[in-house]
Model confidence (mean pLDDT): 76 of 100. Predicted 3D model of a 99-nucleotide RNA (THF (Tetrahydrofolate) riboswitch aptamer) from Oscillibacter valericigenes. Taxonomically the source falls in Oscillibacter (Bacteria, Bacillati, Bacillota, Oscillospiraceae). Rfam family: THF (Tetrahydrofolate) riboswitch aptamer. Gene Ontology term of the family: tetrahydrofolate metabolic process.
RNA sequence: GACAGAGUAGGGACAGCGCGUCAAGUGCCGGCGAAUGGGAAGUUGUCGCCGGACGAAGAAACCUCGGCGUUUCGCGUUGCUGUACCCGCAUCCGCUGCC
Numbered sequence: 001g002a003c004a005g006a007g008u009a010g011g012g013a014c015a016g017c018g019c020g021u022c023a024a025g026u027g028c029c030g031g032c033g034a035a036u037g038g039g040a041a042g043u044u045g046u047c048g049c050c051g052g053a054c055g056a057a058g059a060a061a062c063c064u065c066g067g068c069g070u071u072u073c074g075c076g077u078u079g080c081u082g083u084a085c086c087c088g089c090a091u092c093c094g095c096u097g098c099c
Stems, first nucleotide, its partner, number of pairs: 001099001003097003010086002013083006019076003028052007038093003042089001058073005064067001
């Protein structure tokens, strides 16, 4: 110097522990911001906050017998963690292998 490779955010499935079911959460729209292959800066996806619109599947038993609580079975395009799988980019500088 040439060639090849690794490595992220994230995604669905399964499992565990939860939350709500007296409606938060999720999803949608707008605005602001944050982190994001090992480093710098950048885009894309992701996340957080604020505002807005919309919106639901509950039921049984026990205690008490006023209404709350507990348990169980469900429900939610629900939260977190773990496992394997899928899985980003390109600019410069790096890492590994090879010539």